[in-house]
RNA sequence: AGAGUUUGAUCCUGGCUCAGAUUGAACGCUGGCGGCAUGCUUAACACAUGCAAGUCGAACGGUAACGAUGGAAAGCUUGCUUUCCAGGCGACGAGUGGCGGACGGGUGAGUAAUACAUAGGAAUCUGCCCAGUAGCGGGGGACAACCUGGUGAAAACCAGGCUAAUACCGCAUACGCCCCCUGGUUUAAUCACUGGGGGGGAAAGCGGGGGACCUUCGGGCCUCGCACUAUUGGAUGAGCCUAUGUCUGAUUAGCUAGUUGGUAGGGUAAAAGCUUACCAAGGCGACGAUCAGUAGCUGGUCUGAGAGGAUGAUCAGCCACACUGGGACUGAGACACGGCCCAGACUCCUACGGGAGGCAGCAGUGGGGAAUAUUGGACAAUGGGCGCAAGCCUGAUCCAGCAAUGCCGCGUGUGUGAAGAAGGCCUGAGGGUUGUAAAGCACUUUCAAUUGUGAAGAAAAGUUUAAGGCUAAUAACCUUAAACCGUGACGUUAACUUUAGAAGAAGCACCGGCUAACUCCGUGCCAGCAGCCGCGGUAAUACGGAGGGUGCGAGCGUUAAUCGGAAUUACUGGGCGUAAAGCGUGCGUAGGUGGCUUGGUAAGUCGGAUGUGAAAGCCUUGGGCUCAACCUGAGAACUGCAUUCGAUACUGCCUGGCUAGAGUAUGGUAGAGGGAAGUGGAAUUUCCGGUGUAGCGGUGAAAUGCGUAGAUAUCGGAAGGAACACCAGUGGCGAAGGCGGCUCCCUGGACCAAUACUGACACUGAGGCACGAAAGCGUGGGGAGCAAACAGGAUUAGAUACCCUGGUAGUCCACGCCCUAAACGAUGUCAGCUAGCCGUUGGAGGAAUUUAAUCCUUUAGUGGCGCAGCUAACGCGUUAAGUUGACCGCCUGGGGAGUACGGUCGCAAGAUUAAAACUCAAAGGAAUUGACGGGGGCCCGCACAAGCGGUGGAGCAUGUGGUUUAAUUCGAAGCAACGCGCAGAACCUUACCAUCCUUUGACAUACUCGUCGCGGCACCAGAGAUGGUGCUUUCAGCUAGGCUGGACGAGAUACAGGUGCUGCAUGGCUGUCGUCAGCUCGUGUCGUGAGAUGUUGGGUUAAGUCCGGCAACGAGCGCAACCCUCGCCUUUAGUUGCCAGCAUUCAGUUGGGCACUCUAGAGGAACCGCCGGUGAUAAGCCGGAGGAAGGUGGGGAUGACGUCAAGUCCUCAUGGCCCUUACAGGAUGGGCUACACACGUGCUACAAUGGCAGUGACAAUGGGUUAAUCCCAAAAAACUGUCUCAGUUCGGAUUGGGGUCUGCAACUCGACCCCAUGAAGUUGGAAUCGCUAGUAAUCGCGUAACAGCAUGACGCGGUGAAUACGUUCCCGGGCCUUGUACACACCGCCCGUCACACCAUGGGAAUUGGUUCUACCCGAAGGUGGUGCGCCAACCUGACUUGUCAGGAGGCAGCCAACCACGGUAGGAUCAGUGACUGGGGUGAAGUCGUAACAAGGUAACC
Repeated sequence: AGAGUUUGAUCCUGGCUCAGAUUGAACGCUGGCGGCAUGCUUAACACAUGCAAGUCGAACGGUAACGAUGGAAAGCUUGCUUUCCAGGCGACGAGUGGCGGACGGGUGAGUAAUACAUAGGAAUCUGCCCAGUAGCGGGGGACAACCUGGUGAAAACCAGGCUAAUACCGCAUACGCCCCCUGGUUUAAUCACUGGGGGGGAAAGCGGGGGACCUUCGGGCCUCGCACUAUUGGAUGAGCCUAUGUCUGAUUAGCUAGUUGGUAGGGUAAAAGCUUACCAAGGCGACGAUCAGUAGCUGGUCUGAGAGGAUGAUCAGCCACACUGGGACUGAGACACGGCCCAGACUCCUACGGGAGGCAGCAGUGGGGAAUAUUGGACAAUGGGCGCAAGCCUGAUCCAGCAAUGCCGCGUGUGUGAAGAAGGCCUGAGGGUUGUAAAGCACUUUCAAUUGUGAAGAAAAGUUUAAGGCUAAUAACCUUAAACCGUGACGUUAACUUUAGAAGAAGCACCGGCUAACUCCGUGCCAGCAGCCGCGGUAAUACGGAGGGUGCGAGCGUUAAUCGGAAUUACUGGGCGUAAAGCGUGCGUAGGUGGCUUGGUAAGUCGGAUGUGAAAGCCUUGGGCUCAACCUGAGAACUGCAUUCGAUACUGCCUGGCUAGAGUAUGGUAGAGGGAAGUGGAAUUUCCGGUGUAGCGGUGAAAUGCGUAGAUAUCGGAAGGAACACCAGUGGCGAAGGCGGCUCCCUGGACCAAUACUGACACUGAGGCACGAAAGCGUGGGGAGCAAACAGGAUUAGAUACCCUGGUAGUCCACGCCCUAAACGAUGUCAGCUAGCCGUUGGAGGAAUUUAAUCCUUUAGUGGCGCAGCUAACGCGUUAAGUUGACCGCCUGGGGAGUACGGUCGCAAGAUUAAAACUCAAAGGAAUUGACGGGGGCCCGCACAAGCGGUGGAGCAUGUGGUUUAAUUCGAAGCAACGCGCAGAACCUUACCAUCCUUUGACAUACUCGUCGCGGCACCAGAGAUGGUGCUUUCAGCUAGGCUGGACGAGAUACAGGUGCUGCAUGGCUGUCGUCAGCUCGUGUCGUGAGAUGUUGGGUUAAGUCCGGCAACGAGCGCAACCCUCGCCUUUAGUUGCCAGCAUUCAGUUGGGCACUCUAGAGGAACCGCCGGUGAUAAGCCGGAGGAAGGUGGGGAUGACGUCAAGUCCUCAUGGCCCUUACAGGAUGGGCUACACACGUGCUACAAUGGCAGUGACAAUGGGUUAAUCCCAAAAAACUGUCUCAGUUCGGAUUGGGGUCUGCAACUCGACCCCAUGAAGUUGGAAUCGCUAGUAAUCGCGUAACAGCAUGACGCGGUGAAUACGUUCCCGGGCCUUGUACACACCGCCCGUCACACCAUGGGAAUUGGUUCUACCCGAAGGUGGUGCGCCAACCUGACUUGUCAGGAGGCAGCCAACCACGGUAGGAUCAGUGACUGGGGUGAAGUCGUAACAAGGUAACC
């Protein structure tokens, strides 16, 4: 740091996915040791059991338990046991009292601000602690415990009696403290400081020691320590206030009555509507109030280059909570986790009357869950509570246990060892690989095991001694020093050491690409894999196994989650013409931004200093555990906030000025700018009248329609509505929508020129307001034409359409709504800057010139091209999509969806705002190459047309399908299968069927044994194969051997064999487009690239043939030519050929000759070469001459790159698979020849251009072993006669009879001949085929294969036409261009309904639950207030009976009132669940119906 994935390929946009790091994790497989950490993320669910907060006898009365001591009694083993007594002692249960239970520990439910973080503030409190000052005098009355009695199951409670205190209550004193009054200083005023006067309020003792003095012998007194009281200050802790920051939703926009402020009273430790009364009407809110959802906050943690994003376990700070809700008490501190009261739910006990409880403390249990530990040890250390202390308590804490949960470290051995062992796997069979790996040899012993030794964590406290302090003091106490004593849960500690032995210790995932790592077997779209792309349908590096490899390693993978990559929310750091994205347009509020300049200020900004930013963590650098993790010291950092001092360039604010922005005035100009009123002609239609007669109208063609009741046509007149031809123009105006006859009135804006004035007055613009095509809606008019709906006629398979005839809303006007458009330049508004050229509209100035016209300069519009630049490209380019600035709007994958729900607007239609579930891996833009088009242009072809002859109808032949069959072997399937493979199925062929046989085989190679010629002939059984028998014959070579070669038989094994499968595993061969003119490459150039150029364009050609042009220049495969053949000539050669002349014969038969024909060799000849015209002076074309032949002379062979997974595994070859007494081999018979039918290709006909009969001439190819002899071997035509239009003297099928030939054999199943028979058929529907000249048509002939079998195939000659205007149309092809949503390429792609299955979702009568609001009812506990009722020890007063009564102060209980939790009633709001039925949506295999879109998609598409 990137990569994969949209396409045939490309660039871009854009999503999805991956590689990294991390975790309180879980799951799967595996698992040696140690250190350090961590461990209910879920049910703030319920909890059995044990423990987690006590302590003080130096506060008190005391003595239940224990001990010591003393005393008494009993037993007796005379010094022991037991019992009793004694709070006098050590101590101490319960109780009074003090301090502590507000700390420590847990959890995160609630809480979006009474919270937290940071920085500040003033109106406060603070037990224990520290420092200072001053005190601690003197009295009183009770209540527990205890005793007596009583109630209750229990918990517990009641009554009476006794008693102590550091418990409780008065009194005294009080510097200071608090309150009130009154001066002074100061201030704006409080506040503050400082005087004077008056009033108010404290206390408790306990212990140690002691020289004088006193004593009731208890002590007083002194002193020390602790405790206590008042107060000041500090420290610590806590309370309160302010500012800033702190999640999401506007489909939550208004909220608020103690609400905001004031005054007065109350209240608090303290400011304050904290509370009450009265007064005022405020306060908060688009800088997001209120409401809803979610959430403890932070230091930090994870990630990231950073900015950020996510998170808030462990550790630390703060907050909140303690079964749920409410409440207060006590106290320095609580509205209190292990306290109290009340209400509620739940659990437990109960004698049914009533009681008890709260693990979100540590362990532990159940439950929930994917998931999280021991009912452990110790107070040894650190810390806490109490205590003078010893000490006690402490599930805080320190340790141990469990768990690979994480991080870190170590080990599972080291060296050597090639016969490269065995085994495994692969193989091209040679070998390769596992692999120095193992074994073997030589070593080592970490860790674990075992033996022993053994730190540190421990310092205190205590006792003794010494010194110092305090003191009257050598007591006591405190501090310091020394000595003694002696405290460890961990712990079988760490560490060291002994012994033995390689001994006890390796797995997991992956191996198609991304992504490091490849082969075999199995499977066969199955089983399965998959993070994305995707793999699997018989050769899977992708599934499963194996071998091998790669990665990590006591772990490895998977899943979940976060950040990253993702610049994919873009502050750093993105975009908006066409990919998603500019509001339809303007005006304008808030807001944002703002010209030049003077002075001031110092808010922003910049710099310094100070405070703070807890510790831990991160980072740097030291140190300690053998290292590391870990621990620890120091530093840096904490990017922040606050205060203060300074700077003043820029921004802001204040102030003064300026004129370049903006505006105003004056003078002109153009204009379909807007509104209103009037008016004009042409045309359509209707009506009236005239003329006139049979049609008109309409279409692709028709029909509906109109017309003899007189239409259409034509003339005249009238009515009415709507729209304004020509001018007219990428001309004008307007913000946009939009605006078009003419005239007048009212009115907005723009532009030009020159001056004057104002002096930043400006730009943009969330909300808001206004305008806003067409269609539509409401009310009232109007209505000529046009025309949704509708009707009819056509078209069509259908036609709810396109076409036609009609036709209503509507279109028009007035008023009011609607508010949307592909409202588009798909381009927001404003401003500055940045080459030009050419048009055009409006103005101004100038030049020459007689006006006009023209030219130049400038300005405002409106167009075309174009440089730089930009852009993915297309393109934009002073009218920017360039380059800067200001402001607004909008976008973030496709679908679902601009939809649902909710809100707002609307009469409605609907508009606006606007999701989610679910689903896909794409959707998309621009450009490229093809292909395609019922796109265009050019061109060609028997492609059409013009002709000739056929097929399709009949009979037959032949092939195919189908059917049948034991089998009817197999293949070929539009053109390009179907007289095709088959140049020839009676047996054979033959692959098929039935039956009978063989099993190393009919055929090949190799081994062993045996026999040796091979072979020929005959007989028997049998359907034959086969089996048996007889006759004849007895191999070759040499080194002479039971050697070699060959043959036969038998045996055994490797193997043979297969027309079995796969032509979609292949080679080879072939068909087809197509004998069409195309297909490519190198270098260069252009383009980001795919690609383009060349190969396009102008001509021309049969041709990418040639010419010339050109960022191309060249080249290759194709075309053409070279090859064969026919046509002319020459030459050579004349036999088996020929015969002109000479002989000769029946006959070129023979002599002779080779001239001619002919044969077969070699040459020549034709090239647009010549002439004329045309063309560009080219290529070429047209015409002509000459020539046997004229423009590639005719024909053939020759088939580019490629296409069709075209055909062939049954010609051959061949991978893989399959069969192996059979899917192989042999034989006989049958079948391939079947036959309701359908199709293809042919033959023969339907007759007179003919049939029949007779006469009768000519050929070529070829075959026969051979160039011409000979043979095969002969036609139609022509001539004569006859038939006379009929199912015939046409036609010959079919059938009967008789023969011939071939052959082992003509039954299934051959060909031919003769006699007889004499079917259909009278020229063929729709449709369709061939042919352009020696061609079609017609006539016969030959050949191959073959025993025989042709109407087939391949060849040969004879006779021998017609037509082509032309390229509009059908088919096929070539080139250029255009469109494209196609690329398997139009046999493409693709849309919607319906049917079926599944999924999520909306509506929905209703129903269930949560939250919340309003009104009302009820009113527990509690504190507050009131109180006329009851009770009461302390203090005060009075009385007297001198310890009682009465009264007062004060207190308690009761009662009343307001407040208020739970609860209830009624009515809303909101959220969620369920829901018969229902709406659309999505996804599915090969369903149904059509064909809407993509090409002019067949009616251009779209909004």
This is a predicted structure of a 1503-nucleotide RNA (small-subunit ribosomal RNA) from an uncultured bacterium. The prediction has a mean pLDDT of 83.